[in-house]
């Protein structure tokens, strides 16, 4: 340099053109003599810019970061 892939709560992963969900973690409360465990509830996210669309996390273009392969140089 060329090609491909990935980007979603603190972490690991879903999902879908029409309200973004789960588990773990965190916080609050119940239970307990205390802790742990357990139960109930709560907080918190679509990498960035542009386009298409009535509506974009999703489709298109570009950028950024990371991963894989190939090439060049040393």
């Nucleotide at each position: 340099g060329c090609g491909g892939g990935u980007a979603u709560g603190g972490u690991u992963c879903a999902a879908u053109g029409g309200u973004a969900g789960a588990a773990c973690a965190g916080c609050u409360g119940g239970u307990u003599g205390c802790c742990a465990a357990u139960c109930a509830g709560c907080u918190g996210a679509c990498u960035c810019g542009g386009g298409u669309u009535c509506g974009a996390u999703u489709c298109c273009c570009g950028a950024u970061a990371c991963c894989c392969g190939c090439a060049c140089a040393a």
This is a predicted structure of a 74-nucleotide RNA (transfer RNA) from Parcubacteria group bacterium RIFCSPHIGHO2_01_FULL_56_18. The source organism's lineage runs through Bacteria and Bacteria candidate phyla. The prediction has a mean pLDDT of 81. Rfam family: tRNA. Gene Ontology term of the family: triplet codon-amino acid adaptor activity. Rfam classes the family as a transfer RNA. Rfam describes the family as follows. Transfer RNA (tRNA) molecules are approximately 80 nucleotides in length.